Overview
This is a predicted structure of a 91-nucleotide RNA (c-di-GMP-I riboswitch aptamer) from a Desulfobacterales bacterium. Model confidence (mean pLDDT): 85 of 100. The source organism's lineage runs through Bacteria, Pseudomonadati, Thermodesulfobacteriota, Desulfobacteria and Desulfobacterales. The model forms 95% of the base pairs in the Rfam consensus.
RNA sequence: GCUUGAAAAAGGCAAACCACGCGAAAGCGUGGGGCGCAAAGCCACUGGCCUAAGUCCAAAGUUGAAAGGAUAAGGUAGCAGGGCUGCCGGG
Repeated sequence: GCUUGAAAAAGGCAAACCACGCGAAAGCGUGGGGCGCAAAGCCACUGGCCUAAGUCCAAAGUUGAAAGGAUAAGGUAGCAGGGCUGCCGGG
C1' cells in the first nucleotide's frame, strides 16, 4: 500500500421511546435511553425516500370557515452508490 472482519483487546457511536429547545412540516440539537452499527466518522455529488413554509396551477370569492394538485430552495449520511478520512486484528 492492497485486501479482509473469524476470534479478541482498548474503546467509540446510538434506533425506538421520554424531557426540554428549534422548525410550517419532514426533521434537527441537548440530556436520558439502547435497537443496532467496523466506518452508525465527515460530505446532499447521483438515484431513492420524507416534508411542502414559500411559489405556481386549479377552485372559490361579500365575509368567514374549510380545502385540491405540482414543486426543495428544507431534510434523510442509521436507504443505496460515490468522494474524503480513520482505530484494532487477520491475510